This is a predicted structure of a 72-nucleotide RNA (transfer RNA) from a Gaiellaceae bacterium. RNAcentral records the identical sequence in 3 taxa. The coordinates come from a structure-prediction model, not an experiment, and the mean pLDDT is 80. The sequence is in RNAcentral, with records from ENA and MGnify.
[in-house]
RNA sequence: GCGGCCUUGGUGAAGCUGGUAUCACAGUGCCCUUCCAAGGCACAGUCACCGGUUCGAACCCGGUAGGCCGCU
Numbered sequence: 001g002c003g004g005c006c007u008u009g010g011u012g013a014a015g016c017u018g019g020u021a022u023c024a025c026a027g028u029g030c031c032c033u034u035c036c037a038a039g040g041c042a043c044a045g046u047c048a049c050c051g052g053u054u055c056g057a058a059c060c061c062g063g064u065a066g067g068c069c070g071c072u
Stems, first nucleotide, its partner, number of pairs: 001071007010025004019055001027043005048064005
């Protein structure tokens, strides 16, 4: 230098060929308990970044950045 794959809350993942972003753990509050732990309920928090296509994009297209692998 060229090619392939990946990037989703704090962490780990799902998202079934474009139509309300989901789960677990962690966090906060409440309930329960004499207290703690466990358990129950609720809440907050996410599509790497910039553009394009579309009525509508995590998903399709282009570019950028980072990571992994291969070739030279």